[in-house]
Molecule: SAM riboswitch aptamer (S box leader)
Organism: soil metagenome
RNA sequence: CAUCCAGAGGGGUGGAGGGAAAUGGCCCUACGAAACCCCGGCAACCAUCCAAACGACCCCGGUCGCGAGGAAAGGUGCCAAGUCCAUCAGGUCCAAGAGAUCUGAAAGAUG
Numbered sequence: 001c002a003u004c005c006a007g008a009g010g011g012g013u014g015g016a017g018g019g020a021a022a023u024g025g026c027c028c029u030a031c032g033a034a035a036c037c038c039c040g041g042c043a044a045c046c047a048u049c050c051a052a053a054c055g056a057c058c059c060c061g062g063u064c065g066c067g068a069g070g071a072a073a074g075g076u077g078c079c080a081a082g083u084c085c086a087u088c089a090g091g092u093c094c095a096a097g098a099g100a101u102c103u104g105a106a107a108g109a110u111g
Stems, first nucleotide, its partner, number of pairs: 001111004009039005017028003022087004040079003045075002048071003054065005083107001088104006
């Protein structure tokens, strides 16, 4: 700096926790949590390949740059729930409630 309401799970080992941290909720979990391993899958950030348009150059139909879009899956990442939800600020609605909703921030995740 960009993205974060989409998408994608089986097996083995393991044996009680897990959903980042705090608080409050709400969930998952002995019909087996975390973690590790194997296999499979999702996606398309980086790299790779093709390439419209545009630009530059010259020997005037080519070269180079950039690159909408596409292919593929090498490097990452991911595969309960929106980043599970709220928290802070502001707006709107309201039957006035510790309500609903929208925008932004903060924190976090991935590249």